RNA sequence: GGGCCGGUAGCUCAGUCGGAAGAGCGCCGCCCUCGCACGGCGGAGGUCCCGGGUUCAAAUCCCGGCCGGUCCA
Numbered sequence: 001g002g003g004c005c006g007g008u009a010g011c012u013c014a015g016u017c018g019g020a021a022g023a024g025c026g027c028c029g030c031c032c033u034c035g036c037a038c039g040g041c042g043g044a045g046g047u048c049c050c051g052g053g054u055u056c057a058a059a060u061c062c063c064g065g066c067c068g069g070u071c072c073a
Base pairs, nucleotide, nucleotide: 001072002071003070004069005068006067007066010025011024012023013022019056027043028042029041030040031039049065050064051063052062053061
């Protein structure tokens, strides 16, 4: 330098055909307990990597860029 894959909550990751952004773990509160753990209920938490384009509407499609992984040179 080129090919491919990936970037979404603090972490690990889903997100189908373009139509209201999610799960598990973690965190906070309450219940339970003498207390803790386990368990139950509820809650907070998002620049969907960045810029542009298409569209009534984009995490999703198209173009460019950045970062990471991998392969080739």